The RNA shown here (small-subunit ribosomal RNA) has 1488 nucleotides and comes from Blastochloris sp.
RNA sequence: UUUUCGGAGAGUUUGAUUCUGGCUCAGAACGAACGCUGGCGGCGUGGAUAAGACAUGCAAGUCGAACGGGAUUAAACAGGUAGUAAUAUUUGUUUAGUUCAGUGGCAAACGGGUGCGUAACACGUGGGAAUUUACCCGGAAGUGGGGGAUAGCCCGCCGAAAGGCGGGGUAAUACCGCAUGUGGUCGAAAGACUAAAGUGGGGGACCGUAAGGCCUCACGUUUCCGGACAAGCCCGCGGCCUAUCAGCUAGUUGGCGGGGUAAUAGCCCACCAAGGCUUUGACGGGUAGCUGGUCUGAGAGGACGACCAGCCACACUGAAACUGAGACACGGUUCAGACACCUACGGGUGGCAGCAGUCGAGAAUCUUUCACAAUGGGGGCAACCCUGAUGGAGCGACGCCGCGUGGAGGAUGAAGGGCUUCGGCUCGUAAACUCCUGUCACCGCAGAACAAGGUUUGUCGGUUAAUAGCCGUGCAAAUUUGAUGGUAUGCGGAGAGGAAGGGACGGCUAACUCUGUGCCAGCAGCCGCGGUAAUACAGAGGUCCCAAGCGUUGUUCGGAUUCACUGGGCGUAAAGGGUGCGUAGGAGGUUGGCAAAGUCGGGUGUGAAAUCUCACCGCUCAACGGUGAAAUGGCGCUCGAUACUGGUUGACUAGAGGAUUGGAGAGGAAAGCGGAAUUCCUGGUGUAGCGGUGAAAUGCGUAGAUAUCAGGAGGAACACCAACGGCGAAGGCAGCUUUCUGGACAAUAUCUGACUCUGAGGCACGAAGGCCAGGGGAGCGAACGGGAUUAGAUACCCCGGUAGUCCUGGCAGUAAACGUUGUUCAUUAGGUGUAGGCGGAUUCGACCCCGUCUGUGCCGUCGCAAACGCAUUAAAUGAACCGCCUGGGGAGUACGGUCGCAAGAUUAAAACUCAAAGAAAUUGACGGGGGCCCGCACAAGCGGUGGAGUAUGUGGCUUAAUUCGAUGCAACGCGAAGAACCUUACCUGGUCUUGACAUGCAUUGUUCAUCCGUGGAAACACGGUGGUCCGCAAGGACGAAUUGCACAGGUGCUGCAUGGCUGUCGUCAGCUCGUGUCGUGAGAUGUUGGGUUAAGUCCCGCAACGAGCGCAACCCCUAUGAUUAGUUAUACGCCGCAAGGCUCUCUAAUCAGACUGCCCUGUUCAACGGGGAGGAAGGUGGGGACGACGUCAAGUCAGUAUGGCCCUUAUGACCAGGGCUGCACACGUACUACAAUGCCCACUACAGAGGGACGCCAAACCGCAAGGUGGAGCUAAUCCCAUAAAAGUGGGCCCAGUUCGGAUUGUGGUCUGCAACUCGACCACAUGAAGUUGGAAUCGCUAGUAAUGGCGCAUCAGCUACGGCGCCGUGAAUACGUUCCCGGGCCUUGUACACACUGCCCGUCACAUCAUGAAAGCCGGUUGUACCCGAAGUCAAGUUGCUAACCGCAAGGAGGCGCUUGCCUAAGGUAUGGCUGGUGAUUGGGAU
Repeated sequence: UUUUCGGAGAGUUUGAUUCUGGCUCAGAACGAACGCUGGCGGCGUGGAUAAGACAUGCAAGUCGAACGGGAUUAAACAGGUAGUAAUAUUUGUUUAGUUCAGUGGCAAACGGGUGCGUAACACGUGGGAAUUUACCCGGAAGUGGGGGAUAGCCCGCCGAAAGGCGGGGUAAUACCGCAUGUGGUCGAAAGACUAAAGUGGGGGACCGUAAGGCCUCACGUUUCCGGACAAGCCCGCGGCCUAUCAGCUAGUUGGCGGGGUAAUAGCCCACCAAGGCUUUGACGGGUAGCUGGUCUGAGAGGACGACCAGCCACACUGAAACUGAGACACGGUUCAGACACCUACGGGUGGCAGCAGUCGAGAAUCUUUCACAAUGGGGGCAACCCUGAUGGAGCGACGCCGCGUGGAGGAUGAAGGGCUUCGGCUCGUAAACUCCUGUCACCGCAGAACAAGGUUUGUCGGUUAAUAGCCGUGCAAAUUUGAUGGUAUGCGGAGAGGAAGGGACGGCUAACUCUGUGCCAGCAGCCGCGGUAAUACAGAGGUCCCAAGCGUUGUUCGGAUUCACUGGGCGUAAAGGGUGCGUAGGAGGUUGGCAAAGUCGGGUGUGAAAUCUCACCGCUCAACGGUGAAAUGGCGCUCGAUACUGGUUGACUAGAGGAUUGGAGAGGAAAGCGGAAUUCCUGGUGUAGCGGUGAAAUGCGUAGAUAUCAGGAGGAACACCAACGGCGAAGGCAGCUUUCUGGACAAUAUCUGACUCUGAGGCACGAAGGCCAGGGGAGCGAACGGGAUUAGAUACCCCGGUAGUCCUGGCAGUAAACGUUGUUCAUUAGGUGUAGGCGGAUUCGACCCCGUCUGUGCCGUCGCAAACGCAUUAAAUGAACCGCCUGGGGAGUACGGUCGCAAGAUUAAAACUCAAAGAAAUUGACGGGGGCCCGCACAAGCGGUGGAGUAUGUGGCUUAAUUCGAUGCAACGCGAAGAACCUUACCUGGUCUUGACAUGCAUUGUUCAUCCGUGGAAACACGGUGGUCCGCAAGGACGAAUUGCACAGGUGCUGCAUGGCUGUCGUCAGCUCGUGUCGUGAGAUGUUGGGUUAAGUCCCGCAACGAGCGCAACCCCUAUGAUUAGUUAUACGCCGCAAGGCUCUCUAAUCAGACUGCCCUGUUCAACGGGGAGGAAGGUGGGGACGACGUCAAGUCAGUAUGGCCCUUAUGACCAGGGCUGCACACGUACUACAAUGCCCACUACAGAGGGACGCCAAACCGCAAGGUGGAGCUAAUCCCAUAAAAGUGGGCCCAGUUCGGAUUGUGGUCUGCAACUCGACCACAUGAAGUUGGAAUCGCUAGUAAUGGCGCAUCAGCUACGGCGCCGUGAAUACGUUCCCGGGCCUUGUACACACUGCCCGUCACAUCAUGAAAGCCGGUUGUACCCGAAGUCAAGUUGCUAACCGCAAGGAGGCGCUUGCCUAAGGUAUGGCUGGUGAUUGGGAU
């Protein structure tokens, strides 16, 4: 460079990510089945289940040229009968046929079917020697001469039948001798033994009366040799599962000798020996015909073994032999058994796994067809016969392939369907319509190939004496043979006429909308859809994919690198054996020689055909078929090569081991010794408690404890040293000394010479706890007792306490036996500790220092890893060997085996069930985790709530209705800033229907409205009247209205379909982005860190640099001042009005002022903090407005808006009355109190902010008062509401249910309003309840705040306001502090949470379902052992029965038949085991 071949993934674990890992899908295939549908043809293919049972027909016959006979046809001849005769008929013989059964020959052992059995020399492949082989081919030599029977047939007899018996006569290519002996067999040889059959055709000479001899040809036959074909036997290698099958074997293994076979051989027998097989899997169990091949796959593989082809096995089940070349015989025989049929009950008959067909079982598999025309087979000389082999047809879309169901034009983009934003879009050039075409089906006509051969005649050659005859698939002519089939095919005709469906449309996966349904009905391969807007259900329209099919189900391979040879893993995902020693096995250092086993190369044989691939060719194409090539990875033989591996024989020293010297060590075993402490005992001192806990109690103690002193006893453990120190294989090892003993290390380089590594089985060791036996027993301490705690407390805490812990001997054999990291060797940057050696330098000698070896730690480069992390002590890179894993659960469980005294250990499943289980890391959230910080969060204070009465809201109850909403904080004086009617949405009753309200169209033209009257509770109904403008009028226009159509209307539902608005976390300091960088990634960084702040505020640092939304500031009010302006303010003056008005107060506009600016101080001399000055104000001065990303499917469809759904003489509208106010109760929020810091009376002072024309209302007068009369002023800095109250001064009360408190009730009034009954407020008089400071619990507030006092306003006719929103007056206390409660922020940590701790989740119990283990047993299957019985049959033995051929003169013999016995033996029986399956009251756990 060219050519060929050639491997695709996806969904699903999570909030998200990476990985591990399973499940699922897309592909191809099928002897298929099922559902829906179905036009034609070609080629294939079709009982996979019950090797279940079978009616009926057929599937193996043929030969007369092997043989005798019967029947029959024709002819000839001879005879008879009838007839004059022709002739008819009959008998016999001969000839030529046909046919029947028999004898005989060959075939029937092939062909055809099935896959039961078989794990085997059965099959495949390659070899081998001790064999046979009918018919066929080649070669050699023969075929002489005799004999006795027997079927058929006839006669008789038995039997229902099947069939049988006896007698008589008969043929042969049937049977038997004799002869011959080419040849063959045996034998060393001599020698012995050893065969046959004829039939047919033709014929000149010669012989013969004739037949015939004779000649010739063909076929047959006998012996032998060789071949071919076929078969038998032996061997190497190859191909299933199971070790929960580990030992098997007596003809077993071998030998000698016999027997037997076609042939080798324990194939069989007698004797002898004791062998043979096996972890490279014997023996046993399960399953299975094997192969060429088929399907799949990139391949390697995996699964399968239909059709076709080769081999094997079988033929109702089991056994057996006979015949034969060949069988132990599918359509033969004998016996036994089961089943079925016939029967006269005595006895017989049968075998479709041949082709069709029937029944049965089953999801399921065809015609009781035609023909021997072709191909092939059997017989025959041949013609020919037979052939369910075969060739054809039929049925089935079962498969593959091909064709068609029309083509072109055609826009009003028709109708109709569907959707729609109502405009339109789409089905859609689709249809209609126009013009064409004519495949297939249909009709008509013509009409094949497959035919080769056979027969007859002629002719050529050969044979022969021959022109007969025969042969040469000779040549020529004539004649004849077709099941398919009047088919294929061709021509013609007619007419778009007869011919399209199935599945899918959420993702995977191509294809979307509407309607219905509402976790229902249903779908689903996986994930998952469906609870009122379903692209997922059902229907429809549309679309997509295939198409005479399309889907579904089942199965196989693929994807699956998910058993990994190609091509995986084991620190944490499943997975390293607890540790060592070591057997088999596997692997093995350097260097020579030899040989050539592996290995490599060449040649050669084989690897059947078909299949696959390629080329070419034939059916119109294709499927299909033909020819050729290639391929067939293998095995055998042979020649060569010798690098590597193995073998063998030498050598070496770098591996390994030995030797010597040396030091270190809780290495091991035994013996001895020691001190401290606990407990106990004795004695002394001493007195009331001790002990124990969060607090207690049980317990001990006046019989003297605890405490303390002295002495003694006994057992166990060894403080400090002590350490990421040491030793050991691991478990493990710790006071000291002695003895015995193992290992490692260093130095020397002295010896051996590969002696090595690993290690299935095996053996040994092996913590704690446990077991057995014997000791011991101080302390501790399962079990147990008691006391506490608690809802309970079989626990945690306390007081006691037995096994045990300790020692000796044995058993057990497991641990988170962990570095969760097998052992060994080699290689690959370093840095820094530490333990033990050795060396160097230095020193008097050391230390420090340098180097090196071994061990033990930390950090880290490369590399690896999913990440975490590992990193010369590897989890890096390589090599060797062992162990182990393959989704989660069930389960380390059951059963079985082994071990154990037991406990239990070890080995180790399945049914069933789930779509996950899991690893690492990420972001959040959470923690009765940690750190830092904040907040009226706690604490420190002040005042309340919870108790009373009342008001008000809510729940509940009630009701015709008590309309609706709000429900932890964040509902409950909330929507509601005003429920007597109205409001009003609710209830009852009365009414209306284009409507109470909007718009449009049509219609009428005064009907309507208005006003009046009647009825009525009103709404409303009825009656009368009858609008405005223009015009003289007629009439027109307008408004209202009637009727009708569109439509209105809905406080009906869904706040979980929405917009908007609002609450809340929270005025908390946070929430993000761009670019860059880091990480495989989710993500991280920035935003973390050190400080600081009210603040992610600012500073410093930093792989970050910047930015946005938030914070702060900008806005408003307030505190000071200035300037300007000013009425209605204020002040002055005069006081009668009017006029004027500077300053100040005030008003309202603009400015100034505050910024850590200045000083001191702390700090990194940053931010900022602390202190101070000045200032009205000082460190965000005080207050307000302002609310990041988001959370709560928070609230609101009843404020309004709005999708969808629902109602339409009502769920709309009007009216009256009632209800929302209902009252046993419960809760929230308030008011008023309980009193003396108070109450009452009198007098008296000081505000601010508001409101006022349907209004505020002055003075004055009336009333005790509510209020009334009155009317001035005020569109309001002018007038009015409007006296502020608490405070202050004076007086009374004297601690009481009161001169406190005011509920409740009665009476009388006032006001508003159409109307105060349900259901208003207020006034006066009278009445005078509960209540004496409030349990558990709980709320607000940090300064002009809490507390307390009054005033105003909105809504509003009036009012339930004691509520809400504002205003001013008086005016505190306390904060040590952040341990705790609550909430929040940042960082960090753990997590099995992510709906995020109101999370997740474990176990028992209760109920239901499912599979499974155990179980007294019961019932099968299979198999072993022992024994009994023993058919048929071979073989052997016996034989007093019978007996043609041969021998023999005969008697008789040989042989045969029959019978009897024996061995073997099928079926059967008895007994006892093994394995296996089903079932079983009850019971165990498991899953959902």

The sequence is in RNAcentral, with records from ENA and SILVA.
Lineage of the source: Bacteria > Pseudomonadati > Alphaproteobacteria > Hyphomicrobiales > Blastochloris.
Its Rfam family is "Bacterial small subunit ribosomal RNA".